[in-house]
This is a predicted structure of a 91-nucleotide RNA (c-di-GMP-I riboswitch aptamer) from a Bacillota bacterium.
RNA sequence: GAGUGCCAGGGGCAAACCCGGACGAAAGCCGGGGACGCAAAGCCAGGAGUCUACGACCGUAAACAGCGGUUAUGAUCGUCCGGUUGCCGCU
Numbered sequence: 001g002a003g004u005g006c007c008a009g010g011g012g013c014a015a016a017c018c019c020g021g022a023c024g025a026a027a028g029c030c031g032g033g034g035a036c037g038c039a040a041a042g043c044c045a046g047g048a049g050u051c052u053a054c055g056a057c058c059g060u061a062a063a064c065a066g067c068g069g070u071u072a073u074g075a076u077c078g079u080c081c082g083g084u085u086g087c088c089g090c091u
Stems, first nucleotide, its partner, number of pairs: 002091004012038002017033005023028001036078001042084003046081003049076003055071006
């Protein structure tokens, strides 16, 4: 440097669920507990997917109410792809 995660060691992260949040319109996020799993379950929303729809637009309506629909600029990297960085062992 390349391949690899069968073996060893020390560790790391943390799904569901529970509690809290003068975080957020929501999806979701953050803190504590928890542990299903994870060799990138480190990082980056670039592509696809999924979730949400404050606002905007469209329809209905007398209406700026209400109701229905569309929409990401929001969210998710523990959905996948891509990019990028990296510990230890083995070959």